[in-house]
This is a predicted structure of a 537-nucleotide part of an RNA (small-subunit ribosomal RNA, 5' domain) from a metagenome. It matches the Rfam family "Bacterial small subunit ribosomal RNA". The coordinates come from a structure-prediction model, not an experiment, and the mean pLDDT is 81.
Context: one part of a larger RNA
RNA sequence: GAACGAACGGUGGCGGUGUGCCUAUUGCAUGCAAGUCGAGCGAGAACCAGCUUCGGUUGGGGAGAGCGGCGGACGGGUGAGUAAUGUAUAGAUAACCUGCCCUUGAGAGGGGGACAACAGUUCGAAAGGGCUGCUAAUACCCCGUACGACUGACGCGAUACCUGUUGCGACAGUGAAAGUGGGGCUUUCGGGCCUCAUGCUUGAGGAGGGGUCUAUAUACUAUUAGCUAGUUGGUGGGGUAAGAGCCUACCAAGGCGAUGAUGGUUAGCCGGCCUGAGAGGGUGAUCGGCCACACGGGCACUGAGACACGGGCCCGACUCCUACGGGAGGCAGCAGUAAGGAAUAUUGGGCAAUGGGCGCAAGCCUGACCCAGCGACACCGCGUGAAUGAUGAAGGCUUUCGGGUUGUAAAGUUCUAACACGUGUUAAGAAGGGUGAUUAUGAUAAUACCAUAGUCAUUUAGACGAAGGCACGGGAUGAAGUCAUGGCUAACUCUGUGCCAGCAGCCGCGGUAAUACAGAGAUGGCAACCGUUGUUC
Numbered sequence: 001g002a003a004c005g006a007a008c009g010g011u012g013g014c015g016g017u018g019u020g021c022c023u024a025u026u027g028c029a030u031g032c033a034a035g036u037c038g039a040g041c042g043a044g045a046a047c048c049a050g051c052u053u054c055g056g057u058u059g060g061g062g063a064g065a066g067c068g069g070c071g072g073a074c075g076g077g078u079g080a081g082u083a084a085u086g087u088a089u090a091g092a093u094a095a096c097c098u099g100c101c102c103u104u105g106a107g108a109g110g111g112g113g114a115c116a117a118c119a120g121u122u123c124g125a126a127a128g129g130g131c132u133g134c135u136a137a138u139a140c141c142c143c144g145u146a147c148g149a150c151u152g153a154c155g156c157g158a159u160a161c162c163u164g165u166u167g168c169g170a171c172a173g174u175g176a177a178a179g180u181g182g183g184g185c186u187u188u189c190g191g192g193c194c195u196c197a198u199g200c201u202u203g204a205g206g207a208g209g210g211g212u213c214u215a216u217a218u219a220c221u222a223u224u225a226g227c228u229a230g231u232u233g234g235u236g237g238g239g240u241a242a243g244a245g246c247c248u249a250c251c252a253a254g255g256c257g258a259u260g261a262u263g264g265u266u267a268g269c270c271g272g273c274c275u276g277a278g279a280g281g282g283u284g285a286u287c288g289g290c291c292a293c294a295c296g297g298g299c300a301c302u303g304a305g306a307c308a309c310g311g312g313c314c315c316g317a318c319u320c321c322u323a324c325g326g327g328a329g330g331c332a333g334c335a336g337u338a339a340g341g342a343a344u345a346u347u348g349g350g351c352a353a354u355g356g357g358c359g360c361a362a363g364c365c366u367g368a369c370c371c372a373g374c375g376a377c378a379c380c381g382c383g384u385g386a387a388u389g390a391u392g393a394a395g396g397c398u399u400u401c402g403g404g405u406u407g408u409a410a411a412g413u414u415c416u417a418a419c420a421c422g423u424g425u426u427a428a429g430a431a432g433g434g435u436g437a438u439u440a441u442g443a444u445a446a447u448a449c450c451a452u453a454g455u456c457a458u459u460u461a462g463a464c465g466a467a468g469g470c471a472c473g474g475g476a477u478g479a480a481g482u483c484a485u486g487g488c489u490a491a492c493u494c495u496g497u498g499c500c501a502g503c504a505g506c507c508g509c510g511g512u513a514a515u516a517c518a519g520a521g522a523u524g525g526c527a528a529c530c531g532u533u534g535u536u537c
Base pairs, nucleotide, nucleotide: 001537002536003535004534006533007532008531009530010529013382014381015380016379017378018377019375020374021340026338027337028336030335031334032333035070036069037068040067041066047060048059049058050057051056077293078292079291086218087217088216089215090214091213092212093211096210097209098208101206102205103204104203105202106201107200109143110142111141112140118133119132120131121130122129123128149174150173151172152171154169155168156167157166158165159164179198180197181196182195183194184193185192186191219265220264221263226256227255228254231253232252233251234250235249236248237247238246268290269289270288271287272283273282274281275280295316296315297314298313299312318329319328320327321326346372348371349370350369354368355366356365357364358363385415386414387413388412395406396405397404398403419478421473422472423471424470425469426468429464432460433459434458435457436456437455438454439453440452441451442450481526482525483524484523485522486507487506488505492521493520494519495518496517502509503508
């Protein structure tokens, strides 16, 4: 000199853009943060209408709950652990997986038994259960079918980085499925047939996503020199989506290490960021990628995917409820609270936009996100007026008492209105969605319906927020501090003090004329900031 997620002292007008628990991975009151689908299924409260013998019953309606599907593995938080099961870069997978999505092949035939909800009963203070009975499905199970697929042995080729991989042929074995909605026709009013859409089963390919492995790099310490028994390798078996001591039985005695094993300390890694001419040094906040964690520890279940932050089980610590028998909980989500600390914000608004989940859709959910609030915390921009004005006014300070200086500074005069203020007016962020009409194309038996593209009409959708923009109005009205002035280092005099009180980054000032302390005036620097402290280069 530059920088900062800064803090402290003094001061403080406005706006824009960013940014804000670096400490206790300490404890948490309260609210919200993951739901959705009736176009999978049964049942159906309130309410409305009809009938009624006033007991009900029929039709509409559809809350809440339940079965079922998809999503809760994303998004959001934190950095405790981890010096390599991590990360970065480059590769390998001939050792692997992949829901939703895209392209494409083949198929969806027949049957069955349950369990919730519900009803009844019963236990418990509660949390929560038990028993009996009834019932549906895109829930579950069985049979049939099998183009592909998988498994086994066989034959003929092709090929590779070893084990191998791959194509064709024939044989044997194994294993599937589900409907729903719209339209048309028909009906014995239960339904059936045709078609479209969507969903289902089984394959192939793709995209995107992941698993595993290899090489290189990746802090300090030798005042850590030896470490290792599933340890190193083999065989058999098991296990995984997949190679492997990954696990297990047996056999052998290996494996690593001064090119630093093992141990100890510290630490999430990177893109980046800061500094620097560069080389380098420091760092890893915000934003983006990867990893790890979710009260401490362990475990599996479900699932395409978890060993799962707002799922489950067990142990432990803590907190809460209890009828003392037993139960409930997990903010390192967003706010907020206590504590710690030099120190870090609102228990705000909205799903309007972007994105995500579910849904055919309308839509619902979304503390992701978009906004607003608070903080000069940082950067950037603007303003606190402009011109003129000499009797060089008054006052202050100083003086050699003549004056000098503050100083064109003020007053005064003439202007201006960018910021702020008041009044009026007005956009972008909106792309879409619904309804009706209509055109073309596709599909179809079809001019229905549906899909795609388009046109017209109408309707609906803005949290921010009357904030911003624009116009007008008035009047300089509302807006300057802080640090320094011995040298380094820009800027000096007076008074007080008298090695005292004090200053100080270094050198050093102060013991009676202190430009170095304190005050005043003057001056210098920077300026809505200035100075100090801390840290890095």